[in-house]
This is a predicted structure of a 374-nucleotide RNA (Bacterial RNase P class A) from an Acidobacteriota bacterium.
It is recorded under the gene name rnpB.
The sequence is in RNAcentral, with records from ENA.
It matches the Rfam family "Bacterial RNase P class A". Rfam classes the family as a ribozyme. About the family: Ribonuclease P (RNase P) is a ubiquitous endoribonuclease, found in archaea, bacteria and eukarya as well as chloroplasts and mitochondria.
Its mean pLDDT, the model's own confidence on a scale to 100, is 76.

RNA sequence: GGAGGCAGACAGGCAAUCGCGGCCUCAGGUACGGGGUCGAGGAAAGUCCGAACUCCACAGGGCAGUGUGCCUCGUAACGCGAGGGAGGGGCAACCCUACGGAAAGUGCCACAGAAAAUAUACCGCCUCCCUCUUGGGGGGUAAGGGUGAAAUGGUGCGGUAAGAGCGCACCGCGUCAUUGGCAACAAUGACGGCAGGGCAAACCCCACACGGAGCAAGGUCAAAUAGAAAAGCGAUCCCGCAAGGGAUGAAGGACGGCCCGUCCGAUGCUUUUGGGUAGACCGCUAGAUCCCUGGAGCGAUCCAGGGGCCAGAUGAAUGAUUGCCGCCUCUGCUUUGCAGAGAGACAGAAUUCGGCUUAUGGCUGCCUCCGACA
Numbered sequence: 001g002g003a004g005g006c007a008g009a010c011a012g013g014c015a016a017u018c019g020c021g022g023c024c025u026c027a028g029g030u031a032c033g034g035g036g037u038c039g040a041g042g043a044a045a046g047u048c049c050g051a052a053c054u055c056c057a058c059a060g061g062g063c064a065g066u067g068u069g070c071c072u073c074g075u076a077a078c079g080c081g082a083g084g085g086a087g088g089g090g091c092a093a094c095c096c097u098a099c100g101g102a103a104a105g106u107g108c109c110a111c112a113g114a115a116a117a118u119a120u121a122c123c124g125c126c127u128c129c130c131u132c133u134u135g136g137g138g139g140g141u142a143a144g145g146g147u148g149a150a151a152u153g154g155u156g157c158g159g160u161a162a163g164a165g166c167g168c169a170c171c172g173c174g175u176c177a178u179u180g181g182c183a184a185c186a187a188u189g190a191c192g193g194c195a196g197g198g199c200a201a202a203c204c205c206c207a208c209a210c211g212g213a214g215c216a217a218g219g220u221c222a223a224a225u226a227g228a229a230a231a232g233c234g235a236u237c238c239c240g241c242a243a244g245g246g247a248u249g250a251a252g253g254a255c256g257g258c259c260c261g262u263c264c265g266a267u268g269c270u271u272u273u274g275g276g277u278a279g280a281c282c283g284c285u286a287g288a289u290c291c292c293u294g295g296a297g298c299g300a301u302c303c304a305g306g307g308g309c310c311a312g313a314u315g316a317a318u319g320a321u322u323g324c325c326g327c328c329u330c331u332g333c334u335u336u337g338c339a340g341a342g343a344g345a346c347a348g349a350a351u352u353c354g355g356c357u358u359a360u361g362g363c364u365g366c367c368u369c370c371g372a373c374a
Base pairs, nucleotide, nucleotide: 001370002369003368004367005366006365007364008363010361012325013324014323015322016321017320018319020039021038022037023036024035025034026033041346045357046356048355049354050353051352052351053214054213055212056211065210066209067208068207069206070084071083072082073081074080085099086097087096088095089094100205101204105203106202107199108198109197122145123144124141125140126139127138128137129136130135153171154170155169156168157167158166172194173192174191175190176189177188178187179186180185218282219281220280221279228273229272230271231270232269233268235248236247237246238245239244252264253263254262255261289308290307291306292305293304294303295302296301328342329341330340331339332338333337
């Protein structure tokens, strides 16, 4: 100098001016005004998991469904995290893994290939028979070739007509025992000639867990209009046994300055009650809370002490401009410092936490490999 791995903190600072939301306070008849104070994130995002909280459901048990799946620990809980085991990737630092069961059953394994699973034989090798020869047929074999992602342990020696765990040694595999470890598992030894390949993020089996909906949860107060219930108000005359019908038009109301007048006038008017909508308020932010110090632990995490208060909006505030400084990039020069120009990401709370995932800017530290120089 180049290529990479892991981890950490940050997300420009200060000042001025204008503006916005919550709370407190002063003045005030209200609107509002003055002052003070607080005012986004590491992901506030995706809404993918787990909880708190709220309402509904619930005697107990089961089926169905969904999820998880090596071990131990952490946690309120988790599908999250830490440490470890096994397997895999990388020269390495380091990284990745849904990682129970394939003789319980069912199913699938394209193409190619003889054969993809009750196994089997295309070329070849060996042997026997037929034939003048080329060649044909029977039997043995699975070492070699060929097909395939995958072909019934691997390498070597012996053995054989040719071969083959047929025999032997080592490796692998299986069973058992011992030792170490809480465990997953590992090491060692003995025995077995080796056994029906793969796929369960295919159905399935086994073990474990799970009631549902979500702050638009849920609760309190409560207009207008319409509808419900109750009580009250509410004329006269005529016809009719009654149910009812007809006429006139009172109180009251509309038009109007007033009177006259015209119109409405019992499917009416008044009051009360309960439900409930708009609206307002609560839930609503002090909490599995944050910071510092010390201790336990490899670690996740836990314990003790001290200190702090850190957004609560509801068409939804948290912004904009200017100046100086700082960082980064580029250019120039009097080259280790100055000058000029430019860039400054992803994104924005909405009940609250713990995680995961995704988006994103530069910086710092440690480590690995390669190259050059000393």